[in-house]
RNA sequence: CGGCCGGACGGUCGCGACGGUCACCGCGAGGUGGCCAUCGAGGAAAGUCCGGGCUCCCGGGACAGACUGCCAGGUAACGCCUGGGCACGCGCGUCGUGAGGCACGCGUGACGGACAGUGCCACAGAAAACAGACCGCCCACCGGCGCGAGCCGAUGGGUAAGGGUGAAAAGGUGGGGUAAGAGCCCACCGCGUCACCGGCAACGGUGGCGGCACGGUAAACCCCAGUCGGAGCAAGGCCAAAUAGGCGGCGAGAGGCAGUCCUCCUCGAUCAAGACGCCGCGGGUCGGCUGCUGGAGGGUGCGGGUGACCGCACUCCGAGAGGAAUGACCGUCCGGACGAUUCGUCGUCCGACAGAACCCGGCUUACAGGCCG
Numbered sequence: 001c002g003g004c005c006g007g008a009c010g011g012u013c014g015c016g017a018c019g020g021u022c023a024c025c026g027c028g029a030g031g032u033g034g035c036c037a038u039c040g041a042g043g044a045a046a047g048u049c050c051g052g053g054c055u056c057c058c059g060g061g062a063c064a065g066a067c068u069g070c071c072a073g074g075u076a077a078c079g080c081c082u083g084g085g086c087a088c089g090c091g092c093g094u095c096g097u098g099a100g101g102c103a104c105g106c107g108u109g110a111c112g113g114a115c116a117g118u119g120c121c122a123c124a125g126a127a128a129a130c131a132g133a134c135c136g137c138c139c140a141c142c143g144g145c146g147c148g149a150g151c152c153g154a155u156g157g158g159u160a161a162g163g164g165u166g167a168a169a170a171g172g173u174g175g176g177g178u179a180a181g182a183g184c185c186c187a188c189c190g191c192g193u194c195a196c197c198g199g200c201a202a203c204g205g206u207g208g209c210g211g212c213a214c215g216g217u218a219a220a221c222c223c224c225a226g227u228c229g230g231a232g233c234a235a236g237g238c239c240a241a242a243u244a245g246g247c248g249g250c251g252a253g254a255g256g257c258a259g260u261c262c263u264c265c266u267c268g269a270u271c272a273a274g275a276c277g278c279c280g281c282g283g284g285u286c287g288g289c290u291g292c293u294g295g296a297g298g299g300u301g302c303g304g305g306u307g308a309c310c311g312c313a314c315u316c317c318g319a320g321a322g323g324a325a326u327g328a329c330c331g332u333c334c335g336g337a338c339g340a341u342u343c344g345u346c347g348u349c350c351g352a353c354a355g356a357a358c359c360c361g362g363c364u365u366a367c368a369g370g371c372c373g
Stems, first nucleotide, its partner, number of pairs: 001373005007333007015040003019036007042353001046364002049362005054232004065228005070084005085111001086109006093102003112223002117221002119217003134163002136159005142153004171189006190212001191210008236290004246281006253264004265268001297316008334351007
């Protein structure tokens, strides 16, 4: 650095669940209890940060907005993983006078674009992007001083080598050159560009050419390329009281009645909107159930691949609650601490982080102790 385990085995009781069986409760949907058998937390179940499955809703397109951003591959997908490239940092080694190059190991990278455009570059500094003369250096001329070499001061000009400021000062090293200097010239280093070669690609190598032109910043706007509809299991589905309301049907002289019957008189044509009574239908509510765990699943073997991962065969079934179970004790052992010890052992205590809630793939965070490479 990477991978794995996360006390082991057995028993008793308790709790939860699926199934079987018996009993009871409820108008009902369904529920409760007893017995039997089986099963019952994790590597992170956590944070809820990414990506999906599933479900419902919406359904023109674009803009806006959010996110991603070297290349190739893996995957259902990803902001994840694997392999590769490049850059930077650290360590170590090596080559070179030097600038610098190369090799190995580890780590990091928000790693598309700075000649599309716009903006910004604090402080310091003379100057911060069509560069720049503060100190210094050099030349000319003037003044002063000195016997003199020369020194001091002023003016004009040259100079980007040296100093100084800064995160950054407009290539670097060595040499030539010059009044002093300067890619001004040369070699090398770096950079750019063209060709060829290698590679799927990112990119790399070799050679030619160019005195160098092109500062930094996109986690500033922006540009380019790509992805993205919304809400979430309290999604959603099924069943379904009472009361009220809705829709439909039936009922009419008044009253009584179990009735097709009886009583009364004002002797009841037609209609039935409203009210009333009865019946039916449908929606929602109380409530009950479901969704619910067999799946991008685990193990073994073989095969493919550098690897992530993939394919085939065989085999296994490993929680499903709903205020929410998963705990306690005993025995034998394992590990640790403390004490005792006749050094043979014995006794006591402890066992990390944490804990399912629709399900998966990741990332991140927490973690006693142990094993392997």
Bacterial RNase P class A from a soil metagenome, 373 nucleotides, folded computationally.